[in-house]
Notes:
SAM riboswitch aptamer (S box leader) from a sheep gut metagenome, 103 nucleotides, folded computationally. It matches the Rfam family "SAM riboswitch aptamer (S box leader)". Rfam describes the family as follows. The SAM riboswitch is found upstream of a number of genes which code for proteins involved in methionine or cysteine biosynthesis in Gram-positive bacteria.
RNA sequence: CUUAUCGAGAGUGGCUGAGGGAACGGCCCUGUGAUGCCACGGCAACCUGACUUGAGUUUGGGGUCAAGGUGCCAAUUCCGGCGGGGAGACCCGCAAAGAUGAG
Numbered sequence: 001c002u003u004a005u006c007g008a009g010a011g012u013g014g015c016u017g018a019g020g021g022a023a024c025g026g027c028c029c030u031g032u033g034a035u036g037c038c039a040c041g042g043c044a045a046c047c048u049g050a051c052u053u054g055a056g057u058u059u060g061g062g063g064u065c066a067a068g069g070u071g072c073c074a075a076u077u078c079c080g081g082c083g084g085g086g087a088g089a090c091c092c093g094c095a096a097a098g099a100u101g102a103g
Stems, first nucleotide, its partner, number of pairs: 001103006011040005019029003024080003041073003046069003049065005077097001081094005
């Protein structure tokens, strides 16, 4: 840079000891322990792999598993911008930025 996804899901313990949620604002989490590291556990099914299915023939599609490679385990990616709807709470659509996978 390209592309797909981002409303679901999943945490305990040890050490550490004040910050954290990308950035800014809001709002929130946090000594009933933030953060980081480690151990064990779990979620998911993007890639690899194994198994399987069918007739539309295939370097493909669907399904299952979860062994390997990543990722993840507060809040929609916590919310925000623009457009539309609504009396309102709020709802819908599209972006921007970001995250993750694959290339």